[in-house]
Context: one part of a larger RNA
RNA sequence: CUGGGCGUAAAGCGUGCGUAGGCGGCGGCCUAAGUCGGAUGUGAAAGCCCCGGGCUUAACUCGGGAAUUGCAUUCGAUACUGGGUUGCUGGAGUGCAGUAGAGGAAAGCGGAAUUCCCGGUGUAGCGGUGAAAUGCGUAGAUAUCGGGAGGAACACCAGUGGCGAAGGCGGCUUUCUGGACUGACACUGACGCUGAGGCACGAAAGCGUGGGUAGCAAACAGGAUUAGAUACCCUGGUAGUCCACGCCCUAAACGAUGAGAACCAGCUGUUGGGGGAGACUGUCCCUUAGUAGCGAGGCUAACGCGUUAAGUUCUCCGCCUGGGGAGUACGGCCGCAAGGUUAAAACUC
Numbered sequence: 001c002u003g004g005g006c007g008u009a010a011a012g013c014g015u016g017c018g019u020a021g022g023c024g025g026c027g028g029c030c031u032a033a034g035u036c037g038g039a040u041g042u043g044a045a046a047g048c049c050c051c052g053g054g055c056u057u058a059a060c061u062c063g064g065g066a067a068u069u070g071c072a073u074u075c076g077a078u079a080c081u082g083g084g085u086u087g088c089u090g091g092a093g094u095g096c097a098g099u100a101g102a103g104g105a106a107a108g109c110g111g112a113a114u115u116c117c118c119g120g121u122g123u124a125g126c127g128g129u130g131a132a133a134u135g136c137g138u139a140g141a142u143a144u145c146g147g148g149a150g151g152a153a154c155a156c157c158a159g160u161g162g163c164g165a166a167g168g169c170g171g172c173u174u175u176c177u178g179g180a181c182u183g184a185c186a187c188u189g190a191c192g193c194u195g196a197g198g199c200a201c202g203a204a205a206g207c208g209u210g211g212g213u214a215g216c217a218a219a220c221a222g223g224a225u226u227a228g229a230u231a232c233c234c235u236g237g238u239a240g241u242c243c244a245c246g247c248c249c250u251a252a253a254c255g256a257u258g259a260g261a262a263c264c265a266g267c268u269g270u271u272g273g274g275g276g277a278g279a280c281u282g283u284c285c286c287u288u289a290g291u292a293g294c295g296a297g298g299c300u301a302a303c304g305c306g307u308u309a310a311g312u313u314c315u316c317c318g319c320c321u322g323g324g325g326a327g328u329a330c331g332g333c334c335g336c337a338a339g340g341u342u343a344a345a346a347c348u349c
Stems, first nucleotide, its partner, number of pairs: 003321004007303002012317001014201004021194003025088007033081002035077008049065006091191001092188004096183004103177007110154001115149007125136002162169002206247006215241002220236004258316006266294012298305002322349003331342004
């Protein structure tokens, strides 16, 4: 060759689109490459194996056979796979009519709250803590009323609710725009699945240029605490958090569970459709797409999973192979940098 695995033990790429490749629905006809059978040639001899002979036996040796699982040519077979052709509609998709939604992008608008500024009332405290102090305040603070400025975030609704491939998405309105679901018909006719490379997207932090800065807040300063306190607590506070454009490309990027398809008991809740029944407001039944809870068989080392599988199978990709050294060194590629990615060995247990 032909191992066993990947929820938690090592192991699913963060996610999608898609190239090559791999795999691929139901019929008819043709072909005969794969596949299967026969024949012929070849597959040196020796050796191995079997039968027999010769040295007293054996080793050794001689004769015959078998084997040489292969290759080539040729004649056939046609179920399956492949190729060609012609059809089909169940997979996939398109049209039509509807539905729900924090899906995405841009612009505009709104109210509550914090802070600051101006003015009024008002007077000695406020703030903060375990207790305090730093801090703020008689140059009038805190409190309270009115006005204004500005930035950021959108209470209630709100929900094991919804949408999105993932990251993620939550005030309102408008414009542009992606996807999903449902219904009945019509259409295309396998157009499909996966996907090495590749390309795109990708929280937060971070970086570049320019803007913005209310609150919060690494760093930093001060006050406390303490044996010390480069912390936890307090008072301040700069990057940053926000916007535009361009980078970075990581994560407990998690369901720690790749994608697609088929099959295999049920019960309950809920979201979006469709259909039906009804004492038609309320209730019930069927069906479909999601999303949750519990569970039959089955699976699992156990925990648990259980039609949203971790069950039973198929296709394709990724990954693992004792711990440390190490996701490191070196080299390559990428990056402005930070660093990312690919990825060892010595040595050691």
A computed fold for a 349-nucleotide part of an RNA from an uncultured bacterium, annotated as small-subunit ribosomal RNA, central domain. Its Rfam family is "Bacterial small subunit ribosomal RNA". Its mean pLDDT, the model's own confidence on a scale to 100, is 90.